[in-house]
Predicted 3D model of a 73-nucleotide RNA (transfer RNA) from Parcubacteria bacterium DG_74_2. Its Rfam family is "tRNA". Rfam classes the family as a transfer RNA. Its mean pLDDT, the model's own confidence on a scale to 100, is 83.
RNA sequence: GGGCGCGUAGCUCAGUGGUUAGAGCGUCACACUGACAUUGUGAAGGUCACAGGUUCAAGUCCUGUCGCGCCCA
Numbered sequence: 001g002g003g004c005g006c007g008u009a010g011c012u013c014a015g016u017g018g019u020u021a022g023a024g025c026g027u028c029a030c031a032c033u034g035a036c037a038u039u040g041u042g043a044a045g046g047u048c049a050c051a052g053g054u055u056c057a058a059g060u061c062c063u064g065u066c067g068c069g070c071c072c073a
Base pairs, nucleotide, nucleotide: 001072002071003070004069005068006067007066010025011024012023013022018056027043028042029041030040031039049065050064051063052062053061
């Protein structure tokens, strides 16, 4: 330099173009306990990497940039 894949919550990851973006773990509060753990209930936490385009509508499709991984040279 070229090709392919990935980028979504603190971590690991889902998410057919269509109401409001979700799960598990973690965190916090409450219940339970003499106390802790476990368990249950609830809550907080997201510029869907960035910019642009297509569309009535984009996390999803297209283009570019950035970052990471693999392959080729």